Overview:
Predicted 3D model of a 314-nucleotide RNA (Archaeal signal recognition particle RNA) from Thermococcus gorgonarius. It matches the Rfam family "Archaeal signal recognition particle RNA". A reference for the family is Batey et al. (2001), "Structural and energetic analysis of RNA recognition by a universally conserved protein from the signal recognition particle", J Mol Biol. Gene Ontology terms of the family: SRP-dependent cotranslational protein targeting to membrane, signal sequence recognition and signal recognition particle, plasma membrane targeting.
[in-house]
RNA sequence: CGGUGGGCUAGGCCGGGGGGUUCGGCGUCCCCUGUAACCGGAAACCGCCGACAUGCCGGGGCCGAAGCCCGGGGGGCGGUUCCCAAAUCCAGCGGCGGAAGCCGGGGCACAACGAUGAGCCCUCGUCCCGGGGGGCCGACGGUGGACGAGGUCCGGCUGGAGGGCCGGACUAACGUCCUUUGCCCGCCGAACCCCGCCAGGCCCGGAAGGGAGCAGCGGUAGGCGGGACGUGCGGCGCUCCCGGGGUAGCGGGGGUGAGCGAGCCCCGGUGGAAGCCGCUGGAGGAGGGUCCCCACCCCCGGGCGCGCCCGCCG
Repeated sequence: CGGUGGGCUAGGCCGGGGGGUUCGGCGUCCCCUGUAACCGGAAACCGCCGACAUGCCGGGGCCGAAGCCCGGGGGGCGGUUCCCAAAUCCAGCGGCGGAAGCCGGGGCACAACGAUGAGCCCUCGUCCCGGGGGGCCGACGGUGGACGAGGUCCGGCUGGAGGGCCGGACUAACGUCCUUUGCCCGCCGAACCCCGCCAGGCCCGGAAGGGAGCAGCGGUAGGCGGGACGUGCGGCGCUCCCGGGGUAGCGGGGGUGAGCGAGCCCCGGUGGAAGCCGCUGGAGGAGGGUCCCCACCCCCGGGCGCGCCCGCCG
């Protein structure tokens, strides 16, 4: 010095790119692509940076003097700028197209109906709206007053007591009369402080007689039910009248007097639907061209690096 084996160190590898974001770079986000090949933590009001920007904070594996970096060219996945633009869809216009339905005429076959009247014509009712009279049903309602008796309260005179006589105010109860739709019947009723008649008992009195008065009976106010009556009220499928509208169906009346109905087919008319074609405008983007970037692969050039120790062989 060369080869070979081992150990070590510097170093290298454990991905790269496009879009978005940003003044700009990288990351977290989306997408493409490569390898035999890492892990944990935080990060869009964000994290670390400044053209020496191509992440930050930690941990690990492999290779190892092996390599790494830069520029250019070719192929090429993907992205991107601008341009052209197919299919398809929407709208408008034009053209073609002629469906269902309807009307008329003709043909075929058929049932029912038809001179006890087919079809057609006229008219009326049935139906709807508005108004009025009646009817029915419902709702609501229970007058006002005069006179007298009696009663309640107050007052005056009088008698030995009970009491008697007179006056005033009010009054639903009893009677007569007028008026009203405001009356009639039944049941209940206000325990007493509403009315009348009041057994018994009570009070006054020598007696005659009188008084207060419960139960009971009869009533009043009031309540409930029914009837009749009344009404400025409401409803109605009933009825009559007036005005207007409507009429498919059904029915009544009048006229005319032999057909009529629906089904199928053909012809003509009306009707214009679906569908098709074209043009214009819009949406849409297959695909193509162009500008720029580029994963991955290949080629060329350049830069940096290729070190230290030990054993063995020549």
The gene name in the source record is ffs. The organism belongs to Thermococcus, within Archaea.